[in-house]
């Protein structure tokens, strides 16, 4: 410099043919009783990485931008 793949909750990740974003871990509150903590239930938590297009609607299509990943060329 090229081509490819990822970015969704605090952390690991699911999202189907474009139609009202989940799970599991943590974490709050209660109950329990085996009491650094474990079981059970409930609750909160989201700019779907950031702009634009397209469309009656976009995480989901497309373009660019950023940030990571792997090949590849280049330099030495």
């Nucleotide at each position: 410099g090229a081509g490819c793949c990822c970015g969704u909750a605090g952390c690991u990740c699911a999202g189907u043919c474009g139609g009202u974003a989940g799970a599991g871990c943590a974490g709050u509150u209660g109950a329990c009783u085996u009491u650094u903590a474990a079981u059970c239930a409930a609750c909160g938590g989201g700019u779907c990485a950031c702009a634009g297009g397209u469309u009656c609607g976009a995480u989901u299509c497309c373009u660019g931008u950023c940030g990571g990943g792997c090949u590849c060329a280049c330099c030495a």

A computed fold for a 76-nucleotide RNA from an Alphaproteobacteria bacterium, annotated as transfer RNA. The sequence was found in a public genome assembly. Rfam family: tRNA. By type it is a transfer RNA.